[in-house]
RNA sequence: AGACGGUCGGAUGGCCGCUCUUCGGCACGGGAAACCAGCCGAAGGGAGGAAAGUCCGGGCUCCACGGAAACACGGUGCCGGGUAACGCCCGGCGGGGGCGACCUUAGGGAAAGUGCCACAGAAAGCAAACCGCCCGGCGCCACUUCGGUGACCGCCAGGUAAGGGUGAAAGGGUGCGGUAAGAGCGCACCGCGUCCCCGGCGACGGGGAUGGCAGGGCAAACCCCACCGGGAGCAAGACCGAAUAGGGGCGGUAUUUGUGUGUUUUCGCACCGCCGCCCGGGUGUGUCGCGCGAGGCGUUCGGCAACGAACGUCCCAGAUGAAUGGCUAUCCCGUUCCCUGCAUAGGGGACGGACAGAACCCGGCUUACAGACCGUCU
RNA sequence: GGGCCGUUAGCUCAAUUGGCAGAGCAAGGGACUCUUAAUCCCUAGGUUGGAGGUUCGAUUCCUCCACGGCUCACCA
Numbered sequence: 001a002g003a004c005g006g007u008c009g010g011a012u013g014g015c016c017g018c019u020c021u022u023c024g025g026c027a028c029g030g031g032a033a034a035c036c037a038g039c040c041g042a043a044g045g046g047a048g049g050a051a052a053g054u055c056c057g058g059g060c061u062c063c064a065c066g067g068a069a070a071c072a073c074g075g076u077g078c079c080g081g082g083u084a085a086c087g088c089c090c091g092g093c094g095g096g097g098g099c100g101a102c103c104u105u106a107g108g109g110a111a112a113g114u115g116c117c118a119c120a121g122a123a124a125g126c127a128a129a130c131c132g133c134c135c136g137g138c139g140c141c142a143c144u145u146c147g148g149u150g151a152c153c154g155c156c157a158g159g160u161a162a163g164g165g166u167g168a169a170a171g172g173g174u175g176c177g178g179u180a181a182g183a184g185c186g187c188a189c190c191g192c193g194u195c196c197c198c199g200g201c202g203a204c205g206g207g208g209a210u211g212g213c214a215g216g217g218c219a220a221a222c223c224c225c226a227c228c229g230g231g232a233g234c235a236a237g238a239c240c241g242a243a244u245a246g247g248g249g250c251g252g253u254a255u256u257u258g259u260g261u262g263u264u265u266u267c268g269c270a271c272c273g274c275c276g277c278c279c280g281g282g283u284g285u286g287u288c289g290c291g292c293g294a295g296g297c298g299u300u301c302g303g304c305a306a307c308g309a310a311c312g313u314c315c316c317a318g319a320u321g322a323a324u325g326g327c328u329a330u331c332c333c334g335u336u337c338c339c340u341g342c343a344u345a346g347g348g349g350a351c352g353g354a355c356a357g358a359a360c361c362c363g364g365c366u367u368a369c370a371g372a373c374c375g376u377c378u
Numbered sequence: 379g380g381g382c383c384g385u386u387a388g389c390u391c392a393a394u395u396g397g398c399a400g401a402g403c404a405a406g407g408g409a410c411u412c413u414u415a416a417u418c419c420c421u422a423g424g425u426u427g428g429a430g431g432u433u434c435g436a437u438u439c440c441u442c443c444a445c446g447g448c449u450c451a452c453c454a
């Protein structure tokens, strides 16, 4: 100078408050009920590493479903392990970066199929040939020993993929040989495909033989393969259950009146209305759900580790217009100013000490965070 | 508390197999007019909320944040 891992995240008092639990005493209040509440006293508990974002995984509750499978949809994706489970964690493998400690990696399949690859470029996908390079023919021209030979240029027909140019990407790379020029055409090394052997649980690694090389990229495009997933969420859900409104049943009411119907009418029946009783649903309110749990701490053992096992020990927030706070004293840390002093230093004053706050619970991830400390390594 | 959406020019909105980000209104300038309005012509204006990733290439696909909205008629 740097890399990695871990811990803490102000301390101790005083005064005044808040909330919860338990116990004792006094009062007996509110409410239809479930239930709630007052005063006094005592004891005890009272935010976090992220309580946050709500991004994953579970517990729990209700709904749906005969079980399971399949389709659809969504998610995950190297290997092995851990775990209740996971997209998390640990240990490895392969790729990339760094001198190094170490960091990073959504890392299955492109030879099942479909699709896309803009612009540029000749060509962007069963390859192709713009400028080139090269052989041949013809024209023009020059030389000529008259048999022919040949430079530049132009045209035609071919060979080639070295080089140039376009592009993110142009059908292995470098070198030597080879060739008219070239080309895995041949060879060496590297890369790649296939097969075999060895090591490893495996991903994979090492070695050998062989093939001259083949179908470029994109799956965080559709898709294929393997595995996983029923949906919703504590405002889930359960209990109690008034008034008003509303549903159902039974009985009554009529002297008049409403509607329908039988009937010539009286009258009868039904509905509506009103009254009483009963039943069930259900809103507000209240209570439960609600904290003994995949729990914390310590020791030992197993394991490289994540983690697991045994033993001991502890009980540790539970609000609901929502408690966990305010003031102050001393100390601690940082910055700055003043005084003494040559200076190390000493004394005093001022300011600051983060991010943020439970709301059913737990395991992770991610994000925010003043600062302090410890360990290992380059 | 839980759940679900959105963010593109000053404002309101477009942009699809990923391929040069546009329209209307507003703004500025010009023309017409005695002047203004209306109308016509021209122009400027973009970190596509931010950061990172996949890809040759991202408004679009993926991840993480920020801000805003739905407020008891999103859920008792």
Base pairs, nucleotide, nucleotide: 001378002377003376004375005374006373007372008371010331011330012329013328014327015326016325018046019045020044021043022042023041024040025039026038029036030035048355052366053365055364056363057362058361059360060233061232062231063230073229074228075227076226077225078092079091080090081089082088093107094105095104096103097102108224109223113222114221115218116217117216130164131163132160133159134158136156137155138154139153141150142149143148172190173189174188175187176186177185191213192211193210194209195208196207197206198205199204237288238287239286247279248278249277250276251275252274253273258271259270260269261268262267295314296313297312298311299310300309301308302307332353333352334351335350336349337348338347339346340345379453380452381448382447383446384445385444388403389402390401391400397434405421406420407419408418409417427443428442429441430440431439

This is a predicted complex of two RNAs, RNase P RNA and transfer RNA, with 454 nucleotides together. The coordinates come from a structure-prediction model, not an experiment, and the mean pLDDT is 78. Rfam match: Bacterial RNase P class A. For this family Rfam cites "Ribonuclease P: unity and diversity in a tRNA processing ribozyme" (Frank and Pace, Annu Rev Biochem, 1998). It is annotated as a ribozyme.